[in-house]
RNA sequence: UACGACAAAGGCAAACCCUGAGUGAUCAGGGGGCGCAAAGUAAAGGGUCUUUAAACUAUUUUCCUGCAAACGCAGGAAAAUAGAAAGAUAGCCUUACUGCCAAAG
Repeated sequence: UACGACAAAGGCAAACCCUGAGUGAUCAGGGGGCGCAAAGUAAAGGGUCUUUAAACUAUUUUCCUGCAAACGCAGGAAAAUAGAAAGAUAGCCUUACUGCCAAAG
């Protein structure tokens, strides 16, 4: 220096419950303890989640109208999803910065 233990001393705290904030994801305090060697800090990249959605674009589904012998074609409407914006998450991953202890190899 890197790695890191059935080491020592300490640390943090998931689900769940109570109180409060927020439309919400979620957050803060108390209890609790699943886990954690960065579960310390920071939303820069990706992921996931939330909110908004007036309009537009794409896809899918449904319905209506017209044409057609039929397969289908054209037009219109609605819904969902994605694109967009604003957020949440550092206990999803990457990244940046900082940090306690310390054996074997």
A computed fold for a 105-nucleotide RNA from Candidatus Brocadia sp., annotated as c-di-GMP-I-GGC riboswitch aptamer. The coordinates come from a structure-prediction model, not an experiment, and the mean pLDDT is 81.